[in-house]
Context: one part of a larger RNA
């Protein structure tokens, strides 16, 4: 000092985030008990009362033959005590929000709740070999259930309810139509081959489900608006206008578990109220089963209030008992470079024990405290970074299980349809013109006609409404052609076709029926083995080419899996950039960075190229019709102020600018030689060799006034090609020349293909990089100085004090990224503070727009001192009531190996908002592990050793430390100066409080576990009495020393020096003025003393007295009784020549009237004896007992 417990004066939550701990309360009977309410509760509501012991009467229950033994009550009447459920055990009560109905559950090890669950509600899927579910599969579970079941998904008793939107994405429907695999089909086209043929290519055509399309669904996922004007003050707006959407939030509820601003306003509650409560709506961002809004009961839930209660506090004391600490004995752990391990100031990788100076400093220990040793301990969980890892999410990619689709097999018959190919007949055919409805082509002058022509009538078919054409009747002889119109000439006649149509055969491919033998039957009968509802056999019966299976194929497909999801970056995210050109920055060759200032490119142009030749702008003045500042026109002037496709910059008049002619050199094949790059790339470029253009020549000319206008490699695709050619000859490929597909713009392009979350996270790494802190800077902030425009009636400067200037500080907010990521614990409270001074208070001063009184504002001053409440995690800040004042900061925003953990900031949960989702939110809300025994250093304290030149007992000096320092009222001087008055002093003197600090314990108080009393329960001394043990000291009333404070008593003084600011004296320099330059003053709570207190190791270790020094002694220890001491040690008192301690003996003082005995009462008890008995630490006396006896050191005349 703690941890557990006991008690506490007055006063009660003032404590704190918070009533956290603790107290209170507790049983039993009886009385009584609100609002509410789903009538059961609420409710042990609250709130009161009685309870012990005797005695009488009684009432009753059970047992017994009975006597009587055990209970349980009522009634009366007494009897004691502070206290009668005496101890132990045993609910505090209430009022009023919020969630959630409830009884449960839950993160074993930081979260028990509001989160799960739950009855109950809805939706939705399952018809049984169920849906679903686990398995590869048999099989099992659903379920020995059968829609009153079951499986999933929301919502969460009850009561009132449950709106509007189906665009969107989800589910369900939907015989049409688009798309759409594999198959089916096979046209062209290729190789080769003499060919027959083989191989290959593969167009229409067809071909599900999906998808698109239509449609319905919200207790599926989800959503539910702007914006202007408007009423007879003004506010507001029932109303109107318009856009926009699917639809614009309905009831009911709102600053809410959701309200940022916001401590919203208003009312209550409180002296005071960021919380609570009721209202109000401007609802940042509330809303109807991700369910609104209510609700009695319930809750180890969460606000707030009131009672009661208390040590939670004002403000702490006391005791007990257990560590702490001495002794005995056993004896770890963490840590540790090495240590001979001090301040203060500086430097220093920027906060030093170690480095400079400077200062203190004798040598080693115990007890303690924890400010540093950027203490320990955990390769930091924030942060960043890694082409790290893990889960998880999803319209990120790419795969996949499953589901479904469709061919084909397992796979057999029959019929009807439908469609499409072939064939066979028989029809069919309209541009204009033209006798009219001319399919094409060949042949071709005839053909058909009594085996009935024209033409009529009738019925049908086609159809462009013109008319073709069939079939019957009727008719009873001619009809057509060849001629004219046409690109094309007769259905005049005959051949082969085309177009459309129909009828048959064939054959293909759907569909739809039926059938039964394949196949299925987790129907049945029956037989075998049998434990068998198995399994096999043989019938029945039911489905039946279905299903199932199997390969292929197309859809769903976060169900599950591998990844991916850029870099710079004054941390990272967000933003913004990523290639190329141009200028500055760039410092006069080159080059040169920044998230340094400025801009552009992703082209164009067959002229805007080449050449030959020519030409000069732009602006200005001057004149000139319409005609103006500009039109065209003249004329002067004019080195460029124009123009150059296009940014700029560098260029250009010999023009690179402008114009006309003729052309295509915007040629092919090479290319010395340089420039410039890390390379890969870029660029510049005579020359030869071909072929050309223009130019009279000489020339020029491989694009463009030059600098941008782009992309490596793979792979592809086209064109060419004397290359290549898997026996061989070809082909296929492949090279090679040319060319063409990249906003591959993240521009030296990782793949043909990639988003995101993590607070459940984890690894490796970083102080290379952010949060705190500490450095440096010092925009900003603070402050202070100058200037004086102004205000101040007047007047700059009593106060204020614009635009401006110039410094210091290093408290804010920032920069910057040095130390520290193998850890430098973060707000804020509490504890205990040290400083600074820019001073809140008190001190002492100048001025004043200072009459006095209160003030204002400047100097000088850090001695002290600088408050309690309400709210809120708050710091701050707002109120309340005080104060002399309620100071500003710094101290790692002082202080978490010194407390707390309310905030913020991990794991759960919610709400609003965002986010498809995982999840997010300097938004909010419930809940939520705080390690460390102290080596050194520093502090507090407390011994040992030594030294101080002999050794000792005593008394001292102060060199130096350290403390103390506050202040208020009231009287008096005085109602006195001042004042018109109201009001009211300085200077002085006295009383008397506050905090504060020291000391003590007479008194008051508390506590007193070895006093004393009462008292419940039990046990025990054999019983009765008496007592004694245990139940927190049992409990309860009291209470001595002792230790405390709520008590008492005491202080802060006072003077003297030296001074600040400020005041003055004499006085020159400078005939004057001048506090000053010599010289002398005055003047403050700072300074130095004065006053406590420590203090010779003050190493310049002091100083006086006295005392010993040779075997005789100063003196000391050990030992032993102790306590005025005290952890150990010390320190003190004593040690037989003695009261030092027990004991005894007397007192005191506390209790409060013992026991025994007697009397009196039926009894419980009372009374007397008798201020009784008992009484710790207190006061004396008294040696009874222990302090014996002894033993060690010690200086020896002093360098």
């Nucleotide at each position: 000092c703690g941890a557990u417990g006991u008690u506490g004066a007055a006063g009660g939550a003032a404590c704190u985030c918070g009533g956290c701990a603790a107290a209170u309360u507790g049983u039993a009977u009886c009385u009584g008990u609100a609002a509410c309410u789903u009538c059961g509760g609420a409710a042990g509501a609250a709130a009161g009362a009685u309870a012990a012991c005797c005695u009488a009467u009684u009432u009753u229950u059970g047992g017994g033959c009975a006597a009587c033994c055990a209970g349980a009550g009522a009634u009366a009447g007494g009897u004691g005590g502070c206290a009668c459920a005496g101890a132990a055990g045993a609910g505090g009560g209430g009022g009023u929000g919020g969630c959630a109905a409830c009884u449960g559950u839950u993160u074993a090890u930081u979260a028990a709740a509001a989160a799960c669950a739950c009855a109950g509600g809805a939706c939705u899927c399952u018809g049984c070999a169920a849906a679903c579910a686990c398995g590869u599969a048999a099989g099992u579970g659903g379920a020995a259930g059968u829609a009153u079941a079951g499986g999933g998904u929301c919502u969460g008793a009850c009561g009132c309810c449950u709106g509007c939107c189906c665009g969107g994405u989800g589910c369900u429907g939907g015989a049409a139509g688009g798309u759409u695999a594999a198959g089916a089909g096979g046209a062209u086209g290729a190789g080769u081959g003499c060919a027959a043929g083989c191989u290959u290519u593969g167009a229409a055509u067809u071909g599900a489900a999906g998808c698109c399309c239509c449609a319905g669904u919200g207790a599926a996922c989800g959503g539910c608006g702007g914006c202007c004007g408007u009423a007879a003050c003004a506010c507001u707006g029932a109303c109107g206008g318009u856009c926009c959407u699917a639809a614009g939030g309905u009831a009911g509820c709102g600053a809410a578990a959701u309200u940022c601003c916001u401590u919203g306003u208003c009312g209550g509650g409180u002296a005071a109220g960021u919380u609570c409560c009721g209202a109000c709506c401007c609802g940042c961002a509330c809303g109807a089963a991700u369910g609104g809004c209510g609700u009695a009961a319930u809750g180890a839930u969460u606000g707030c209030c009131c009672u009661a209660c208390u040590g939670u506090c004002u403000c702490c004391a006391a005791c007990a008992u257990c560590g702490a600490c001495u002794c005995a004995g056993c004896g770890a752990a963490a840590u540790u470079g090495a240590a001979u391990u001090c301040c203060c100031c500086g430097u220093g990788c920027a906060g030093a024990u170690g480095c400079g100076g400077g200062g203190u400093a004798c040598c080693c220990g115990c007890g303690g405290u924890u400010a540093g040793a950027c203490g320990a301990a955990g390769a930091g969980a924030c942060c960043c970074c890694g082409u790290g890892c893990a889960c998880c999410u999803u319209u990120a990619c790419u795969a996949u299980a499953a589901c479904u689709u469709u061919a084909c097999a397992u796979u057999g018959a029959u019929g009807c349809u439908a469609a499409g190919a072939a064939u066979c007949u028989a029809a069919u055919g309209u541009g204009c013109a033209g006798g009219a409805u001319a399919g094409g082509u060949g042949g071709g002058a005839g053909a058909c006609a009594a085996u009935g022509a024209a033409g009529u009538u009738g019925c049908g078919a086609u159809g462009c409404u013109a008319a073709u054409u069939g079939c019957a009747a009727u008719g009873g002889a001619g009809u057509c052609g060849u001629c004219c119109u046409u690109g094309a000439g007769a259905u005049a006649c005959c051949a082969c076709c085309c177009u459309u149509u129909a009828c048959a055969u064939u054959u293909u491919u759907g569909g739809c029926a039926u059938c039964u033998a394949a196949c299925u039957a987790u129907a049945u009968u029956u037989c075998a083995u049998u434990a068998a509802u198995c399994u096999g056999g043989a019938g029945u019966u039911a489905g039946g080419a279905c299903a199932u299976u199997g390969u292929a194929u197309g859809g769903u497909g976060g169900g599950u899996a591998g990844u991916u999801u850029g870099a710079c970056u004054g941390g990272g995210g967000c933003g913004g950039u990523c290639a190329c050109c141009u200028c500055c920055u760039a410092a006069a060759a080159a080059g040169u960075a920044a998230c340094g200032g400025a801009g552009g490119u992703g082209u164009g142009c067959g002229a805007a190229g080449g050449u030959a030749g020519g030409c000069u702008a732009a602006g200005g003045c001057u004149g000139g019709u319409c005609a103006g500042a500009a039109a065209u026109c003249a004329g002067c002037u004019g080195u460029a102020u124009a123009g150059u496709a296009u940014a700029a910059u560098g260029g250009c008049a010999u023009a690179a600018g402008c114009c006309u002619g003729c052309c295509u050199g915007a040629c092919u094949g090479u290319g010395a030689g340089g420039c410039u790059g890390a390379c890969a790339a870029g660029c510049c470029a005579a020359a030869c060799a071909g072929a050309g253009a223009c130019g009279a020549a000489a020339g020029u000319c491989g694009g463009u006034c030059a600098u941008a206008g782009u992309g490596a490699u793979c792979c592809g695709g086209u064109g060419a090609u004397u290359c290549u050619g898997u026996a061989u000859g070809g082909a296929a490929g492949g090279g090679u020349c040319a060319u063409c597909g990249c906003u591959c713009a993240a521009c030296g392009g990782a793949u043909a293909a990639a988003a995101g979350g993590u607070a459940c996270g984890c690894c490796g790494g970083g102080g290379a990089u952010a949060a705190c802190a500490g450095g440096c800077u010092g925009a900003u902030g603070g402050u202070g100085u100058u200037c004086a425009a102004g205000a101040g009636u007047u007047c700059a400067u009593a106060u204020c004090g614009a635009c401006g200037a110039c410094a210091c500080c290093g408290u804010u907010u920032g920069g910057c990224a040095c130390c520290u990521c193998g850890a430098u614990g973060u707000c804020g409270a509490c504890u205990c503070a040290u400083c600074a001074c820019a001073u809140c208070c008190u001190g002492g001063a100048g001025c004043u727009g200072a009459a006095g009184a209160a003030g204002g504002u400047u100097c000088c001053a850090a001695g002290g001192g600088u408050u309690c409440g309400g709210c809120u995690g708050u710091u701050c800040g707002c109120c309340g009531a005080u104060u002399a004042a309620a100071g500003u900061g710094a101290u790692a925003c002082g202080u978490g190996a010194g407390u707390u953990g309310g905030g913020u900031u991990u794991a759960g949960a919610a709400c609003g908002u965002c986010g498809u989702g995982a999840g997010a939110c300097a938004g909010u809300u419930c809940g939520g592990u705080u390690u460390c025994u102290a080596u050194c250093u520093g502090c507090c304290g407390u011994g040992g050793g030594u030294g101080u030149a002999g050794g000792a007992a005593a008394u001292u000096u102060g060199a130096g430390a350290a403390g103390g320092c506050c202040u208020g009222g009231c009287u008096c001087u005085a109602g006195u100066a001042c004042g018109a008055g109201a009001g009211g002093a300085c200077c002085g003197a006295g009383c008397u409080g506050g905090a504060c600090a020291u000391a003590c314990c007479u008194c008051u108080g508390g506590u007193g576990u070895a006093c004393c009393a009462g008292u419940u329960g039990u046990u025990g001394u054999g019983c009765c009495a008496a007592c004694a043990g245990c139940a927190u000291c049992g409990c309860u009333g009291g209470g001595u020393a002792g230790c405390c404070a709520c008590g008492u008593a005491u202080g802060g003084a006072u003077a003297g020096g030296a001074u600040a600011a400020u005041u003055a004296c004499u006085g020159a320099a400078a005939g004057c003025a001048u506090a000053u330059a010599a010289g002398u003053g005055a003047g403050a709570a700072a300074c130095c003393u004065u006053c406590u207190u420590c203090a010779a190791a003050a190493a310049u270790a002091g100083a006086u007295u006295u005392c010993c020094c040779u075997a005789u002694u100063a003196g000391a220890g050990c030992c032993g009784u102790a306590a005025u001491a005290g952890a150990c040690u010390a320190u003190u008192a004593c040690g037989u020549u003695g009261a030092u301690a027990g004991g005894c003996u007397g007192g005191g003082u506390g209790u409060g009237g013992a026991a025994g005995u007697a009397u009196g009462g039926u009894a419980a008890c009372a009374u007397a004896u008798g201020a009784a008995g008992c009484u710790a630490a207190c006061c004396a006396g008294u040696a009874c007992u222990a302090a014996u006896a002894g033993c060690u050191c010690a200086a020896u005349c002093g360098g």
Molecule: large-subunit ribosomal RNA, half B
Organism: Candidatus Mesenet longicola